The RNA shown here (Bacterial RNase P class A) has 339 nucleotides and comes from a Burkholderiaceae bacterium. The prediction has a mean pLDDT of 78. RNAcentral records the identical sequence in 3 taxa. Rfam family: Bacterial RNase P class A. The family's RNA type in Rfam is ribozyme. Gene Ontology terms of the family: ribonuclease P activity, tRNA processing and dimeric ribonuclease P complex. The organism belongs to Burkholderiaceae, within Bacteria.

RNA sequence: GAAGCAGACCAGACCGCCGCUGGUGCCGGAUCCGAAAGGUGGCACUGGAGGAAGGUCCGGACUGCACAGAGCAGCGUAGCAGCCAACGGCUGUCCACCGUGAGGUGAGGAUCAGAGCAACAGAGACGAGCCGAUUCAGUUCGGGUGAAACGGGCAAUCUCUACGCGCAGCAACACCAAAUAGGCCAGUGAUGCGGGGCUUCGGCUCCGUGGGAGUGCGGCUCGCACGAGCUGGCGGGUAGGUGGCACCGAGCCGGGUGGGCGACCCCCGGCCCAGAGGAAUGGCGGUCACAUGGGGGCAACCCCGUGCACAGAAUCCGGCCUAUCGGUCUGCUUCACAA
Repeated sequence: GAAGCAGACCAGACCGCCGCUGGUGCCGGAUCCGAAAGGUGGCACUGGAGGAAGGUCCGGACUGCACAGAGCAGCGUAGCAGCCAACGGCUGUCCACCGUGAGGUGAGGAUCAGAGCAACAGAGACGAGCCGAUUCAGUUCGGGUGAAACGGGCAAUCUCUACGCGCAGCAACACCAAAUAGGCCAGUGAUGCGGGGCUUCGGCUCCGUGGGAGUGCGGCUCGCACGAGCUGGCGGGUAGGUGGCACCGAGCCGGGUGGGCGACCCCCGGCCCAGAGGAAUGGCGGUCACAUGGGGGCAACCCCGUGCACAGAAUCCGGCCUAUCGGUCUGCUUCACAA
């Protein structure tokens, strides 16, 4: 100097004017929308889209089924040890393969529990047996076809073994308001016993106990809970509003002659960092940065023009995968040259 390998970070900045939206404080509580619930204002200060917000491929938090299970079926994982809330993730290590190497990939349990697959060629691909030599004898050695033939390969073919797994999802769910037809049809089921009260003596109601169609729990069975209604069909009303919801979070930032090979863990200090609801985070102007084209200049630099990727939160978090202009840094490897 060139080419690589692994990892980390940034992903334009500042100013002015106008606009949108969350929070806090103060003022107003009027106007307007609405059937109602409810919503709607002004000023000041302050916050406001990512490294992937994408994919929805995994794992969870949370909510409901539900008070909570067992088995079968089904699905997932697969050397060993560890990290993590967990994972099919990550780290280390053994082995295998690729690479000169730094490194990378792994679909790495089991073939005497049992099945299945291998075109063509070939005598033959589940037990068969062509050619040559040899032998008492497919007894022994070799040849041809083919990836593979007196036997192996494939379990990323089914399967077996070990371990693991409830289901659905914020359109979860909770509350408020309003409206309608507590509608109609068909099938099916139950109202037993005892006691109390009332009674118009028809019966009604309360308690206890038994039975019980059926409903619910991803599929099936058992079990459990509820239980006088249930199942199927036709038809009608409503689709408004508030919360869930930005939250102390498996949170973020900095430091540690703390532990560990490492993933990571621990200690100390600091911070609060979007919350829309048909969906806010923008528009205009100026200056600068970066890249690039042209021109000027000895150079520093100056002038003009162009560009700035992939892309946008929607309950939230940890991974994996995919897309991507350009820049910065750290460690390591190989080659060439010089000393």